[in-house]
Context: one part of a larger RNA
Molecule: large-subunit ribosomal RNA, domain II
Organism: Candidatus Bathyarchaeota archaeon
């Protein structure tokens, strides 16, 4: 992992609602006892609950059990019609006035409350208190049990090859005056060395690492006469011990043992949580909360009742709010030039002996232009929002609105579009719509939120977004046109590529030149005063600075770039000539080029395409659960039929997408009560198959098996398992 068998909203008190059902101004009987009974059943038993009357803190007070009026269902009747509908009358229920009780209050007026329905029992929903759906802590309390492991003392025992260093005492010689030195001997200290057992465990960060081992094996180191090692006996104990201190270590457990108990401690957390089918059908907000992983309460969902006629989120239109966008500078605020003015206070010149003038700055006020604003407005929309109204649309198949019971949820997200924060962001915080959540189907290669489209169920049609050369259903469809770059087949943008940049190509406009010959290209000319003056070492067109004339001419610059030390040289403007039809400048459009660098050749989905790209028309076609058509289920509600009631059966119109959740109706299991059947002529299980039923199931048949099983009505629950590292078992 598989199988198979266990396994999780339970019970009881109390309380609220909902149903069904008794009795009803009443209604019930707990308990213990009594009666009956074989034992129940069952009948007695108002102590007491609830109810009949409120108000008031209390003293205390204490009612009418009515009156009119409005109507909804329905009857009754009258008008009208194809139908729908309309008046009137009565009007249970419902709704208002009024009336009446008490509290307040001087009153006025105000608050509770009155025209009788409770109550018991059974079911089913939820609340609270109880382990309250099942498992889960880590902790906290008590009594215990533990020093056979280790820590430490205490009391008896055992153990330390070998070697070395040579302390103090001695002694003997020597020297001295002594004290007392010196050598040499003997001695034999020492938490003294080296090093075996014993003892530790330091590097190899070796081996091993599902090991030989929950710490072991190599080799290597630390000590080895001591604060050593070790045996046996005893001592200390859990907020205690013990500790040369590491929070170590007190039995493989320790920053508070083990073992029972309190205990089913508590967990806002995490996992799980078992049959089926139908209707509905969310929330991820707001406000309180030691609140932010949690709950309350309102918002949204669902369910039942009430009531009964109007609702509305849309369109236009009118009115009546606003201070946003924008605009402005009329206020407040800050700005920027320019002028005037004014000197109390600062600073600088300057005059004077001071006092003080005089000027300047900077300051303050004014004028004039002129800039800004979220916390400025003399102005100022679109749009919003109230009411109204008209249209539209919901609505008596009962809205809008109320009560009353049951929940979810109270992390959201992604797209457009408008804002605030950030360089930004698959960023963050707001609004409004849509979606995804919970939405399946088609398309988008793939792809929760992107287009298309809201799935009862089968079977046919036409379509829609995207598509129609093949993979792959549908044009290798017509018609212009453009691209060559495999651009490109991809879409507003985006590295799916920018600034920027090119005699790539089309197109369109403009201006100019041009048979008196343009443009291009080749040929010749290109020139004299002159080396124009000045500078300079030269400066001759061409370092540089001024000036830029005049001649001969068809035409030639006091000179356009190269060049040279400076000339020389080439060259260009300019001018002819050959040539013989266009050219050249600018602007703007269309598709394309470059610029363009990161793992495979490596990516339009892909093959592949020169159209099968790209623009403009255009026609057919295919393409979905989307729409229609047809049958069929099912749920609501209408009418009709049938029926003692629930109800059935037929006809119409309206619905059926679904996560939490709420409502309904069913299957099946086990035991009990009644009523009725199967079984050794073969029960239950168990295997294979047939057949019903939307299901959850249900039955028929064969084999197996060898004794007990069912149906229908009704009661009762230890009542359905894939999941829980679930709990036993097999394999």
């Nucleotide at each position: 992992g598989c199988c198979g068998g266990g396994g999780a909203g339970u019970u009881c008190a109390u309380c609220c609602c909902c149903g069904u059902g008794g009795u009803g101004a009443g209604g019930c009987u707990a308990a213990g006892g009594g009666g009956g009974u074989u034992a129940a059943a069952c009948c007695c038993g108002a102590a007491g609950c609830c109810g009949u009357a409120g108000g008031g803190a209390a003293a205390c007070c204490g009612a009418u059990a009515u009156g009119c009026c409005c109507g909804c269902a329905g009857c009754a009747u009258c008008c009208a019609u194809u139908a729908a509908g309309g008046g009137u009358g009565c009007g249970a229920g419902g709704g208002g006035c009024a009336a009446g009780g008490u509290c307040u209050g001087a009153a006025a007026g105000g608050g509770c409350c009155u025209g009788g329905a409770a109550u018991c029992a059974c079911g089913g929903g939820g609340a609270u208190g109880a382990a309250a759906c099942u498992a889960g802590a880590a902790a906290c309390c008590g009594g215990g049990c533990g020093a056979u492991c280790u820590a430490g003392c205490c009391c008896u025992g055992g153990g330390c090859a070998g070697g070395g260093c040579g302390a103090a005492g001695c002694c003997a010689g020597g020297c001295g005056a002594a004290a007392g030195c010196c050598u040499g001997g003997u001695g034999g200290a020492g938490g003294c060395c080296c090093g075996a057992a014993a003892g530790g465990g330091u590097g190899c960060u070796g081996a091993c690492g599902u090991g030989c081992a929950a710490u072991u094996c190599g080799u290597u180191c630390c000590c080895c006469a001591g604060a050593c090692c070790u045996g046996g006996g005893g001592c200390u104990a859990g907020g205690g011990g013990c500790u040369a201190a590491a929070g170590a270590c007190c039995a493989a457990u320790c920053u508070a043992g083990c073992c029972c108990g309190g205990u089913g401690a508590u967990a806002g957390c995490u996992a799980g949580u078992u049959c089926c089918c139908g209707c509905c059908g969310a929330a991820a907000u707001a406000u309180c909360u030691c609140g932010c992983a949690g709950g309350a309460u309102a918002g949204c969902c669902c369910g039942g009742c009430c009531a009964g006629a109007g609702g509305u989120g849309g369109c236009u239109g009118a009115u009546g709010g606003g201070g946003u966008a924008g605009a402005g500078c009329a206020c407040u605020a800050a700005u920027u030039g320019g002028g005037a003015a004014g000197c109390a206070a600062g600073g600088g010149g300057u005059c004077g002996a001071a006092a003080g003038g005089c000027u300047c700055c900077a300051c303050u006020u004014c004028c004039c232009a002129g800039u800004u604003a979220a916390a400025c407005u003399c102005c100022g929309a679109a749009u919003c929002c109230a009411u109204c109204a008209g249209c539209a649309c919901c609505g008596u198949a009962g809205a809008a609105g109320g009560c009353c019971g049951g929940a979810g949820a109270c992390g959201g997200g992604c797209g457009u579009g408008g804002g605030g924060g950030g360089u930004a962001a698959g960023c963050u915080c707001c609004c409004a719509c849509g979606u995804c959540g919970c939405g399946a189907g088609g398309g988008g290669a793939a792809c929760a939120a992107c287009c298309c489209a809201a799935a009862c169920u089968a079977g046919g049609g036409u379509u829609a977004a995207g598509g129609c050369c093949c993979c792959a259903a549908a044009a290798u469809c017509c018609u212009g046109g453009c691209u060559a770059a495999g651009u490109g087949c991809a879409g507003a943008a985006a590295u799916g590529g920018a600034a920027g940049g090119a005699g790539g190509u089309c197109c369109u406009c403009a201006g100019c030149c041009u048979a008196a010959g343009a443009c291009a290209g080749c040929u010749g000319g290109g020139a004299g005063g002159u080396a124009g003056g000045c500078u300079u070492a030269g400066a001759a067109g061409c370092a540089g600075c001024c000036a830029u004339c005049c001649u001969c001419u068809a035409a030639g610059c006091a000179g356009u770039g190269c060049g040279u030390a400076a000339c020389a040289g080439c060259u260009g403007a300019c001018c002819a000539g050959c040539c013989g039809a266009g050219g050249c400048u600018g602007a703007g459009g269309g598709c394309g080029c470059c610029g363009a660098a990161a793992a495979u050749g490596g990516a339009c989905g892909g093959g592949g395409c020169u159209a099968a790209g790209c623009c403009a028309g255009g026609u057919g076609c295919c393409g979905a659960u989307a729409c229609c058509c047809u049958a069929g289920g099912u749920u609501g509600c209408a009418g009709c039929u049938c029926a003692u009631a629930u109800g059935a059966g037929c006809u119409g119109c309206a619905g059926c997408g679904g996560u939490a959740g709420g409502c309904g109706g069913g299957c099946g299991u086990u035991g009990c009560g009644g009523u009725u059947g199967g079984g050794c002529g073969g029960a239950a299980g168990c295997u294979g198959g047939g057949c019903c039923g939307u299901a959850a199931g249900g039955u028929c048949c064969a084999g197996u098996g060898g004794a007990c099983c069912g149906a229908c009505c009704g009661c009762a629950a230890g009542u359905g398992c894939a999941g829980a590292u679930c709990c036993c078992g097999g394999c």